A computed fold for a 679-nucleotide part of an RNA from an Opitutia bacterium, annotated as large-subunit ribosomal RNA, domain II. Rfam family: Bacterial large subunit ribosomal RNA. It was read from a public genome assembly. The prediction has a mean pLDDT of 86.

Context: one part of a larger RNA
RNA sequence: GUCUGCGAGUUAUUGUCGGUAGCAAGCCUAAGCCGCCCAGCGGCGCAGGCGCAGCGAAAGCGAGUCCCAAUAGGGCGCCUAGUUGCCGGCAAUAGACCCGAAGGGGAGGUGAUCUAACCAUGGCCAGGAUGAAACCCGGGUAACACCGGGUGAAGGUCCGAACCGGUCACUCUUGAGAAAGUGUCGGAUGAGCUGUGGUUAGGAGCGAAAGACUAAUCAAACCCCCUGAUAGCUGGUUCUUUCCGAAAUAUAUUUGGGUAUAGCGUCGGAUGCUGACCCGUGGAGGUAGAGCACUAAAUAAGCUAGGGCCCCUACCGGGGUACUGAACUUAAUUAAACUCCGAAUACCACGGGGCGAAGUCCGGCAGUCAGACUGUGGGGGAUAAGCUUCAUAGUCGAAAGGAGAAUAGUCCAAACCAUCGGUUAAGGUCCCAAAAUACGGCUCAGUGAAAAAGGAUGUGAUUCUGCUCAGACAAUGGGGAUGUUGGCUUAGAGGCAGCCAUCAUUUAAACAGUGCGUAACAGCUGACCCAUCGAGCGGAAUUGCGCCGAAAAUGAUCGGGACUCAAGCCGUAUACCGAAGCCGUGGACUGCAGCAAUGCAGUGGUAGGAAAGCGUUCUGAGUGCAGCGAAGUGGAAGGGGUAACCGACCAUGGAGCGCUCGGAAGUGAGAAUGCAGAC
Numbered sequence: 001g002u003c004u005g006c007g008a009g010u011u012a013u014u015g016u017c018g019g020u021a022g023c024a025a026g027c028c029u030a031a032g033c034c035g036c037c038c039a040g041c042g043g044c045g046c047a048g049g050c051g052c053a054g055c056g057a058a059a060g061c062g063a064g065u066c067c068c069a070a071u072a073g074g075g076c077g078c079c080u081a082g083u084u085g086c087c088g089g090c091a092a093u094a095g096a097c098c099c100g101a102a103g104g105g106g107a108g109g110u111g112a113u114c115u116a117a118c119c120a121u122g123g124c125c126a127g128g129a130u131g132a133a134a135c136c137c138g139g140g141u142a143a144c145a146c147c148g149g150g151u152g153a154a155g156g157u158c159c160g161a162a163c164c165g166g167u168c169a170c171u172c173u174u175g176a177g178a179a180a181g182u183g184u185c186g187g188a189u190g191a192g193c194u195g196u197g198g199u200u201a202g203g204a205g206c207g208a209a210a211g212a213c214u215a216a217u218c219a220a221a222c223c224c225c226c227u228g229a230u231a232g233c234u235g236g237u238u239c240u241u242u243c244c245g246a247a248a249u250a251u252a253u254u255u256g257g258g259u260a261u262a263g264c265g266u267c268g269g270a271u272g273c274u275g276a277c278c279c280g281u282g283g284a285g286g287u288a289g290a291g292c293a294c295u296a297a298a299u300a301a302g303c304u305a306g307g308g309c310c311c312c313u314a315c316c317g318g319g320g321u322a323c324u325g326a327a328c329u330u331a332a333u334u335a336a337a338c339u340c341c342g343a344a345u346a347c348c349a350c351g352g353g354g355c356g357a358a359g360u361c362c363g364g365c366a367g368u369c370a371g372a373c374u375g376u377g378g379g380g381g382a383u384a385a386g387c388u389u390c391a392u393a394g395u396c397g398a399a400a401g402g403a404g405a406a407u408a409g410u411c412c413a414a415a416c417c418a419u420c421g422g423u424u425a426a427g428g429u430c431c432c433a434a435a436a437u438a439c440g441g442c443u444c445a446g447u448g449a450a451a452a453a454g455g456a457u458g459u460g461a462u463u464c465u466g467c468u469c470a471g472a473c474a475a476u477g478g479g480g481a482u483g484u485u486g487g488c489u490u491a492g493a494g495g496c497a498g499c500c501a502u503c504a505u506u507u508a509a510a511c512a513g514u515g516c517g518u519a520a521c522a523g524c525u526g527a528c529c530c531a532u533c534g535a536g537c538g539g540a541a542u543u544g545c546g547c548c549g550a551a552a553a554u555g556a557u558c559g560g561g562a563c564u565c566a567a568g569c570c571g572u573a574u575a576c577c578g579a580a581g582c583c584g585u586g587g588a589c590u591g592c593a594g595c596a597a598u599g600c601a602g603u604g605g606u607a608g609g610a611a612a613g614c615g616u617u618c619u620g621a622g623u624g625c626a627g628c629g630a631a632g633u634g635g636a637a638g639g640g641g642u643a644a645c646c647g648a649c650c651a652u653g654g655a656g657c658g659c660u661c662g663g664a665a666g667u668g669a670g671a672a673u674g675c676a677g678a679c
Stems, first nucleotide, its partner, number of pairs: 001679006011094013026050003032044005054061002064076004097236002100233001104226003108223003116200009125190001127159003130155001134151006163187003168183004202218001204214002239613006249262005263368002265365007273356001277353007289341001290339002295335003299331004306324002308321005371396010401412003416587004421583003427577003430561003436574001438572005448563001454548002458545010475532005481505003486500003511526001515524002588603006614668001616665010632652004639646002
């Protein structure tokens, strides 16, 4: 892992509600006793219980009573229905649907054969090194001291085996081993190591102290018991079909992943037009917008009080001002906590319509209290987030189908079943791939198929404006002069370093000069004019589609191929394709209407409510099958039933087993890192 078996809402009591049955102003017996055809049934048994009267704290009164001065008002009552079984839903108390802690408690017990410490009695420590005290001899001293040599053999001394330990590294790490191996390393006469026997224990021992150790277990051992501890937590919870169908909110909470009440679901009863929605009428309001009349913010100008600075002045006072500037005026603005104004919606009330996917009330039973995204209106954030928090609508949640390449929350659209029929929605119609190779334009960038400020003789459309057959624009040829090198400045300044002026003449035209250039000139060129040529050429604005701006990590891409008067974009027209939508045909069920025939409507669904069934074991009654083959097992009719399931018949098997109507449950397995067994 698979297979087989086992495996989870039970039982008792009490309460409450529903169903059903008996009796009814009453209803019922309990223990116990008696009888019988004795797991049971029948009878006796009124002790007791509930109901029949309430109100008041009570005395008490009583269909009333209490408050009260009250015969006023109000509260709770009266104007009757209960009770006892059985069945079912739910609650409470019990282990209370099942499995699961770490734990708490026990004057219950077992452990010191491991290990810690201690007691008693034994054992062990190769070899080498060092050479304390003391003593002897000699020197030395007044005597000591002291010095040298020798003897000597001390030490939690040194090196190093056994022995004890375990420093570092590697190996092993489903190991040879639940702590080892190899190398290396520490102690090795000591607070040493060790054999045997013994003592101390569970809030206790023992501890050169690490919360260490107390039998592979220690911040309280192990076994047993309380014990099915408790678990607002996790997991699991077993057949079928039918009807309806949520919530992820409010308030409270030592509350936030729990719970209570309300909201929303379902079932029953009652009510009977009250509902959503629509129409009409009447309301309250200060949002969007707008505005500046208030409050505040903010720009410019004007006017001007005050202030600064300067001047005059003994004081009083006066003058000036390219400074500042309240208020006021003009112009133009901003605001969630501004409003002279002010919608659309929404909201409230009344009247009418509205028999519905209704509403309201009473009662039984729930689940829900982590929501998600999208559009819109806001707050927070950075006018960030697949962010967060409200409001509002939708979808998902609990919704399959079609489109979006794929893709809960987007778009279309709500799947009872069958159908090799039809028609549409969104979205599409060159091929993959069902359906158009339609029309008028635009785009050349593969833009389409990602992006900004900014940039550009890309190209289409529209508008304004200038020049132009008296010849424009471009190109080519020619001219582009004279006073003059204008004056000043300067070493020089001759159109062209700089300053000033910028005239006049000849002209078809020609600047006291547009740029390059020179030391300064020179030179080139432009403006301007003529000629050649012969029809359009410039400058703005608005707008459509494109271009640049444009860098990311495995190999690229619009879903792919591929596409250019398109298979891209804009517009127009007509077809077609396209879903579980809608329609057609057949069938099933539910609700309503109807005497019926039949008709109409409905039948996605998580949590959850309600209903009807299938099957298993045992059992009462009835009725059957079976060695001419029961149960079980393997098949199984183009057999039955919407399904759970039933099943003739065949084979196997070899002894019991069904069916009908009832009853009772150890009553249904795929999940629980489920339990046991097998492989």